Record summary
Predicted 3D model of a 72-nucleotide RNA (transfer RNA) from a Patescibacteria group bacterium. RNAcentral records the identical sequence in 3 taxa. Its Rfam family is "tRNA". It is annotated as a transfer RNA. The coordinates come from a structure-prediction model, not an experiment, and the mean pLDDT is 82. Taxonomically the source falls in Bacteria candidate phyla (Bacteria).

[in-house]
């Protein structure tokens, strides 16, 4: 320096332009003598940013920012 791909909940992921969810984690509760497991609740989210388009955008355009990976 040129091409890809990716950024969404604390992790790892999903989400046809039309209500942003799942496992696990972490909390509460049963359950046990206690503790793990198990079970059942409930929280948890400026979807990296800035603009555009659109009635409507995580989602589609353009611009920055970070991460991977490839050619040179």
């Nucleotide at each position: 320096g040129c091409c890809g791909c990716c950024c969404u909940a604390g992790c790892u992921c999903a989400a046809c332009g039309g209500u942003u969810g799942a496992g696990c984690a972490a909390c509460g509760c049963u359950u046990u003598u206690g503790u793990a497991a198990a079970g059942c609740g409930a929280a948890g989210g400026u979807u990296c940013c800035c603009a555009g388009u659109u009635c409507a955008a995580a989602u589609c355009u353009g611009g920055g920012g970070g991460g991977c990976g490839g050619c040179u």